The RNA shown here (Bacterial RNase P class A) has 355 nucleotides and comes from a Steroidobacteraceae bacterium. Rfam family: Bacterial RNase P class A. Gene Ontology terms of the family: ribonuclease P activity, dimeric ribonuclease P complex and tRNA processing. It is annotated as a ribozyme. Rfam's curators write: Ribonuclease P (RNase P) is a ubiquitous endoribonuclease, found in archaea, bacteria and eukarya as well as chloroplasts and mitochondria. Its mean pLDDT, the model's own confidence on a scale to 100, is 75. NCBI's taxonomy places the organism under Bacteria, Pseudomonadati, Pseudomonadota, Gammaproteobacteria, Steroidobacteraceae.
RNA sequence: GGAGUCGGCCGGGUAAUCGCUGUGUCCCUCGCGGGGCAUGGAGGAAAGUCCGGGCUCCUGCGGACGAGGUGCCAGGUAACGCCUGGGGGGCGCGAGCCCACGGAAAGUGCAACAGAAAGCAAACCGCCCCUUCGGGGGUAAGGGUGAAAGGGUGCGGUAAGAGCGCACCGCGCCGGUGGCAACACCCGGCGGCACGGCAAACCCCACCUGGAGCAAGGCCAAAUAGGGAAACGGCGGGUGACCGCAGCGCAUGUCCGCGCGUGUUUCCGGGUAGGCCGCCCGAGGUCCCUGGCGACAGGGAUCCCAGAGGAAUGAUUACCCUCGACAGAACCCGGCUUACAGGCCGACUCCAUCU
Numbered sequence: 001g002g003a004g005u006c007g008g009c010c011g012g013g014u015a016a017u018c019g020c021u022g023u024g025u026c027c028c029u030c031g032c033g034g035g036g037c038a039u040g041g042a043g044g045a046a047a048g049u050c051c052g053g054g055c056u057c058c059u060g061c062g063g064a065c066g067a068g069g070u071g072c073c074a075g076g077u078a079a080c081g082c083c084u085g086g087g088g089g090g091c092g093c094g095a096g097c098c099c100a101c102g103g104a105a106a107g108u109g110c111a112a113c114a115g116a117a118a119g120c121a122a123a124c125c126g127c128c129c130c131u132u133c134g135g136g137g138g139u140a141a142g143g144g145u146g147a148a149a150g151g152g153u154g155c156g157g158u159a160a161g162a163g164c165g166c167a168c169c170g171c172g173c174c175g176g177u178g179g180c181a182a183c184a185c186c187c188g189g190c191g192g193c194a195c196g197g198c199a200a201a202c203c204c205c206a207c208c209u210g211g212a213g214c215a216a217g218g219c220c221a222a223a224u225a226g227g228g229a230a231a232c233g234g235c236g237g238g239u240g241a242c243c244g245c246a247g248c249g250c251a252u253g254u255c256c257g258c259g260c261g262u263g264u265u266u267c268c269g270g271g272u273a274g275g276c277c278g279c280c281c282g283a284g285g286u287c288c289c290u291g292g293c294g295a296c297a298g299g300g301a302u303c304c305c306a307g308a309g310g311a312a313u314g315a316u317u318a319c320c321c322u323c324g325a326c327a328g329a330a331c332c333c334g335g336c337u338u339a340c341a342g343g344c345c346g347a348c349u350c351c352a353u354c355u
Base pairs, nucleotide, nucleotide: 001351002350003349004348005347006346007345008344009343010342012320013319014318015317016316017315018314020041021040022039023038024037025036026035027034028033043326047337048336050335051334052333053332054331055213056212057211058210067209068208069207070206071205072086073085074084075083076082087101088099089098090097091096102204103203107202108201109198110197124143125142126139127138128137129136130135151169152168153167154166155165156164170193171191172190173189174188175187176185177184178183217277218276219275220274227268228267229266230265231264232263234245235244236243237242247260248259249258250257284303285302286301287300288299289298290297291296321324
């Protein structure tokens, strides 16, 4: 100088003016409300709503089955499908990156096409032996097919061959050693090799999971209509239970008939409008110290940092720069994923050159 890998951070700035909105306080107002002052006012993803939890209501004494999910080991955490560290496998010269990575000697199932043969293996060409020349037998080294063909290399062996025998490598089992474990071993023994692949196929094993969601849910509570209860009911009769009369309309003075109505007051309860809470002090932020490789945990100091309910967070002007991306909270938090102009910092790797 070039090419890369990993981690972290920023996401136009300053000032003035005018608005919007939360909170506190003061003033005016009967009240509704208004005004002054002070102060707060989007993000790293507020997004997707994919996981996990808090919170709330419903159900349940619990349990089993089912269903769904997770799936190497250890740790972290409120919890997780997240994170950290480690193991194994794959990729890269490397820094590093990627992996649903339990079980296929419990069972069932699947493998198109090609190929002789695809799971009880098999024999097309070839090779070898025999032959009455039609063929018969042996073989799995070589060729060919396929995603996959029942260990590899060498020597021996043989008619040709073959773990048929042997050595080494690989593989399996047992033991030993190290490690909490996954697992590893340049350790020992046994076995000629049996036990091919697929479980994001059924399945088996282990572990986890009740449902609905802030329009959750709770509190206060009109007007009107309807529900329930109590008390008081006018006059007359009766000790009393109770009985009779009394209103309006048809219809008009009376009677009869029919229909309608049958009070007043107080209380209770459900629910609507409306209002309030839930609602932002929290698994919180920042800075130190301690423990830990780390995720993280413990301790100390310090800070208060949107909380609306048609939904605020904007506009104008001036100056500056590298001329500004993706994008807007709605109960909260931890993750993951996705989008993102441009820029900054740190650690590391490889190549070339110079000293």